[in-house]
This is a predicted structure of a 348-nucleotide part of an RNA (large-subunit ribosomal RNA, domain IV) from a metagenome.

Context: one part of a larger RNA
RNA sequence: CCUCCGUCAAGGAACUCGGCAAAUUAGUCCCGUAACUUCGGGAGAAGGGACGCCCCGGUAGCGUGAACGGACUAGCUCCAGGAGCGUGAGGGGGCCGCAGCGAGCAGGCCCAGGCGACUGUUUACCAAAAACACCGGUCCCUGUCAACACGAAUUCGUGUGGAUGUAUAGGGGCUGAGACCUGCCCAGUGCCGGAAGGUUAAGGGGCGGGGUUCACGCUCCAAACCGAAGCCCCGGUAAACGGCGGCCGUAACUAUAACGGUCCUAAGGUAGCGAAAUUCCUUGUCGGGUAAGUUCCGACCCGCACGAAAGGUAGAACGAUCUGGGCACUGUCCCGACGGGGGACCCG
Numbered sequence: 001c002c003u004c005c006g007u008c009a010a011g012g013a014a015c016u017c018g019g020c021a022a023a024u025u026a027g028u029c030c031c032g033u034a035a036c037u038u039c040g041g042g043a044g045a046a047g048g049g050a051c052g053c054c055c056c057g058g059u060a061g062c063g064u065g066a067a068c069g070g071a072c073u074a075g076c077u078c079c080a081g082g083a084g085c086g087u088g089a090g091g092g093g094g095c096c097g098c099a100g101c102g103a104g105c106a107g108g109c110c111c112a113g114g115c116g117a118c119u120g121u122u123u124a125c126c127a128a129a130a131a132c133a134c135c136g137g138u139c140c141c142u143g144u145c146a147a148c149a150c151g152a153a154u155u156c157g158u159g160u161g162g163a164u165g166u167a168u169a170g171g172g173g174c175u176g177a178g179a180c181c182u183g184c185c186c187a188g189u190g191c192c193g194g195a196a197g198g199u200u201a202a203g204g205g206g207c208g209g210g211g212u213u214c215a216c217g218c219u220c221c222a223a224a225c226c227g228a229a230g231c232c233c234c235g236g237u238a239a240a241c242g243g244c245g246g247c248c249g250u251a252a253c254u255a256u257a258a259c260g261g262u263c264c265u266a267a268g269g270u271a272g273c274g275a276a277a278u279u280c281c282u283u284g285u286c287g288g289g290u291a292a293g294u295u296c297c298g299a300c301c302c303g304c305a306c307g308a309a310a311g312g313u314a315g316a317a318c319g320a321u322c323u324g325g326g327c328a329c330u331g332u333c334c335c336g337a338c339g340g341g342g343g344a345c346c347c348g
Base pairs, nucleotide, nucleotide: 001343002342003341004340005339006338007337008336011333014332019329027051028050029049030048031047036041038177052095053094054093055092056091061087062086063085064084069079070078071077072075096100108327109326110325111324112323113322114321115319116318120132121131136175137174138173139172140171141170142169148161149160150159153158179313180312181311183244184243185242188241189240190237191236192235193234194233197232198231199230203226204225208221209220210219211218212217245263246262247261248260249259272306273303284300285299286298287297288296
């Protein structure tokens, strides 16, 4: 010097990105426990008190229940009985120590907010999470040789899963408990429906024409017209992909604009939320907390660029989650000191 551990005056987070680490707390019984809440919870909330040993005394009580005795319906019966055994407070008196859950093992707590309902799952070896899953919701597909999936697994019969299931089943998508809700747009794209019409291939058809021939023929081209799905067309559909405006004016201070005008659109963002895990300007402004607060909380709304199942909002419980604050506690720090174990180092 490294590493692990122990202790510390006064202060007590001044450390630091951040109380990281450490310390505090810790058992049992009793008292006592708030907001909020889905009435279950929150709760071990929080916050207090007691705890050893000896004696009264193995006491009160509680549990179990033998013998003896009695009754009759004579039974593995009933009644009475309380021995023994087990358990065991509360109270009173006394004793010792700094200390009685005497060592060891054994929650620190509270307030507020974000996210995810929850228990679960995950990057084997840098991420455990607000990611995945989830119960529930909804849409679409599938009528059984199902949809869907494997993809030749058979040796020309395809075979297998789905499923020895049958729409309360199975497959796929999105959302993600429960509560209150989930607006407007079908113009584009997709999907679904549509015995009309347009277009449309092979094929049918064959007006007409070419080659050859003396001719009969043979052969080639070919117009009408009849010909599917598809596309066009007509509708439907947004918990399908998606989308959800601009400019100008106006009220008897000013400001603002309930109101009006105009242009465009398929329709112009409703409820609710909002400087937010979303806000560029921005440390927005105001309030709270601090002596002092780019973080935090509550508001405001000017939403660069929230918004309703890529769900919106609120929310109890839950979380090795993230953020801010506080109490307690501490060598994190002021600021370092001492001690011990193991190394390094020296000697052998």